[in-house]
This is a predicted structure of a 73-nucleotide RNA (transfer RNA) from a soil metagenome.
It matches the Rfam family "tRNA". The family's RNA type in Rfam is transfer RNA.
RNA sequence: GCCUGGGUAGCUCAGUCGGUAGAGCAACGCACUCGUAAUGCGUAGGUCAGUGGUUCAAAUCCCUCCCCAGGCU
Numbered sequence: 001g002c003c004u005g006g007g008u009a010g011c012u013c014a015g016u017c018g019g020u021a022g023a024g025c026a027a028c029g030c031a032c033u034c035g036u037a038a039u040g041c042g043u044a045g046g047u048c049a050g051u052g053g054u055u056c057a058a059a060u061c062c063c064u065c066c067c068c069a070g071g072c073u
Stems, first nucleotide, its partner, number of pairs: 001072007010025004019056001027043005050064001052062002
């Protein structure tokens, strides 16, 4: 330098033929308990790496760019 995969909640990840973002764990609250843990119910938490574009509408498509992993030279 080229190719492929990835970057989404605090963490691990889902979300593909574009329709307005979810799960588990963690956190917090309540219930239960003599009290914890466990369990059950609920709440909060996200500029979908950044930038620009297409579209009525973009995590998703296009341009550019940064980072991580692997491969080729």